[in-house]
């Protein structure tokens, strides 16, 4: 890092270190930050994508779609992926709003 499938308006901070930029690129916005952001490390949290594990009235074995639960791999813990950029239903009315879609991104799983 490539594919393919899936989610992405919900949810979760506090310690200490750091010291100037940061919210993925770009571009307009807006918002976060010396009352210390970003990022690092610990502790704690959240979700429930994947393993394990419960749960299928029969004599026994198997066998979990949907449920639970949170042990184990991940993620993740300002704002909608912070809004918009490309298409656009519909409504308005002559310039607005803009449902959906799509492309980008992220995160999980496969896969080669």
């Nucleotide at each position: 890092g490539a594919u393919u499938u899936a989610u992405a308006a919900a949810g979760a901070a506090u310690a200490g270190g750091g010291g100037a930029g940061a919210g993925a690129a770009c571009a307009g916005g807006c918002u976060c930050g010396a009352a210390g952001a970003a990022c690092c490390u610990a502790u704690a949290g959240c979700a429930a994508c994947c393993u394990a594990u419960c749960c299928c009235u029969c004599u026994c074995a198997a066998c979990a779609a949907a449920g639970a639960a949170a042990a184990g791999g991940u993620g993740c813990u300002a704002a909608a992926u912070c809004c918009u950029g490309c298409c656009g239903a519909a409504a308005u009315c002559a310039u607005u709003u803009g449902a959906g879609g799509a492309c980008c991104u992220a995160u999980a799983a496969a896969u080669g």
Molecule: SAM riboswitch aptamer (S box leader)
Organism: Echinicola vietnamensis